[in-house]
This is a predicted structure of a 350-nucleotide part of an RNA (small-subunit ribosomal RNA, central domain) from a metagenome. The RNAcentral record of the full RNA draws on SILVA. Its Rfam family is "Bacterial small subunit ribosomal RNA". The coordinates come from a structure-prediction model, not an experiment, and the mean pLDDT is 87.
Context: one part of a larger RNA
Parts: sequence; structure tokens; C1' cells
RNA sequence: CUGGGCGUAAAGCGCGUGCAGGCGGUUCGAUAAGUUGGAUGUGAAAGCUCCCGGCUCAACUGGGAGAGGUCGUUCAAGACUGUCGGACUUGAGUGUGGUAGAGGGAGGUGGAAUUCCGGGUGUAGUGGUGAAAUGCGUAGAUAUCCGGAGGAACACCAGUGGCGAAAGCGGCCUCCUGGACCACAACUGACGCUCAGACGCGAAAGCUAGGGUAGCAAACGGGAUUAGAGACCCCGGUAGUCCUAGCCGUAAACGAUGUAGACUUGGCGUUGGCGGGUUUAAAUCCGUCAGUGCCGAAGCAAACGCGAUAAGUCUACCGCCUGGGGACUACGGCCGCAAGGUUAAAACUC
Repeated sequence: CUGGGCGUAAAGCGCGUGCAGGCGGUUCGAUAAGUUGGAUGUGAAAGCUCCCGGCUCAACUGGGAGAGGUCGUUCAAGACUGUCGGACUUGAGUGUGGUAGAGGGAGGUGGAAUUCCGGGUGUAGUGGUGAAAUGCGUAGAUAUCCGGAGGAACACCAGUGGCGAAAGCGGCCUCCUGGACCACAACUGACGCUCAGACGCGAAAGCUAGGGUAGCAAACGGGAUUAGAGACCCCGGUAGUCCUAGCCGUAAACGAUGUAGACUUGGCGUUGGCGGGUUUAAAUCCGUCAGUGCCGAAGCAAACGCGAUAAGUCUACCGCCUGGGGACUACGGCCGCAAGGUUAAAACUC
């Protein structure tokens, strides 16, 4: 390179926005760049293929024919692609009317619990474990009642419930704000899909500066266990966990499944709409759209399994894989305060 692949065997970028690029709905007309056909020019020799010949054969070599180009000129065709012009509404968007929601940001506020402080009652233990001990306690603990302080998290509701692109989001109230869904079919008229690079977002831990610190808790100290115990268990405990501003840019960032669209028997739940039937009103019932689950036809699959939320049947575009180790490494580049991240070999070896 031609291929074959990417749920679990190697392989989907953590997620989005999106320029270039690639691809692009229905219809009419024009054009003739791509495309197709004819004619013609050229494509030196050698080489290549075929035929015939010369060295005893072959290599080698002589002659003839042919092939060989995203090639030039010209004529024609007009389906498809492109280009130009006109039209359309189903893709996409807008509008109007509704709906649900832990979607995001800021501010405020509430109760339970833990801890600490003050006071009351009260007296000898308490705590902890497999059993203990360290620890705390006659300077009055634990227990119990009242009051106060402060930080962090929000029981029940709570649900294979909801929302968000992903990371993620859960007490209550207010303000600001993003998206989705349904109905109508009023408007625009292909305005679309994907996306190398780029830009943005991105759990936890970690870093810088300043604050905060109730509980928990790396490190660390002590008590146990044990042959030892650097651990598991226990008593303490600092970073950190929290807030503000900035950095880091990684995860089994997982559905281990890229995004968008089309098509393909069904059944049972559940969330949010809409329509119909029924009802006093509901519930139940039927249909439909959007989500979210389970089971399964065909089909697919090495099997497990997937199965309209496909891993089925297709299309467009991107990313990625190519035996194991060496190696999520070295060197170099870029980024970072650092930790490190990203890109990414080879020798050697099986």
C1' cells in the first nucleotide's frame, strides 16, 4: 500500500464547540469541468509480453508484433457528480401555546447529628476488642438535663426515577441563566452531517496564595497481633477533605460500545407530553411522540451475549489497531511552579 478489524481477544480520543477538508434532500432548465464513446497525435532506444531466429542448451543476443500515459487535439453523448440560475418542503432552524426536571451560577435560610465550651444532677469508672492494652476519669469523666460556639453534610421523600455533552448534580427559599420534550404546522427555504489542527469543559488526588477546620483522616506517635508486622484491629493525630482566586489535565473518565441519519416481527414495565374513549371528577383502557429498563423474532457473534437505546441491514465523516516483553519507557519537541502530562522509538529477547 491492498486488505481485515476496534463490547470482553490489539484497537472508539474523557466530553463538547467548530475553521479547513470530506460528504450532502426533492424538482426544472442551462453548462459541459469530472465522466463515457469515436477519430487523431504522441508515448525514442533499451526494458516488459508474445511469435520467429543465432551461439550444441540456457543466460546472452538479432528481427517482428503488442502492451504501456491522471497525456495532447478534436467530434459527440448529457444519465450521474460538479458549476450557474429558478422552484419545493419532508432534513435543519424560527415562531406560538404548553410541560417536567438533584441542569448551571449567586445570595439567603432550616432542622437533626458529631465535637468543643459554660452551668446543673451525679459517682467510679469509661472506652475499646476476638481478647486486651495504650487513651480518658476523683483536678469529677462516662451517663443525663439546660444554654452557647463552630464547621461539614443534607435522614425520610428516593425510584434499573429525573437533569446534564461528559465530568457530574440531592434540605428549603429568592434572583440570574442554559438545554430538552409535546402540540400547532404560521414563517425561513437545504440554511445540513462529520470534523485533522484549534479552542473550551473536565472526578479524585496533587500544587501556589489567602482563609477556614466540627467530623473523618495519608504521614507520624503509641497499644495490640505476630517468628517478624514496615499491615490488617485499637487509642491519638498533621497535611488534606471545606471556601476564594489560579494551576494541574489524568481515571476501570466504562455501556470497556465515536457522531449523525435511514431501514428491520413482538411482549412487559416506568418517566414527561399530546389525542381519543369512559367518568361528576379521577383511576383503568386505546393510540401516538420523546426518554429510560427488562425479556425476546429474524439477523449477527469465537462464544458470552447483542437484539428499534443493535453488537442486525446500510450510508457519511472522524479517531484508533497490526504478536508478547522491552515500553502508558528512553531521547527530542510542546505544556507545567512542581509533581508530572502529551507525542513516542530502538537495541535486545521469546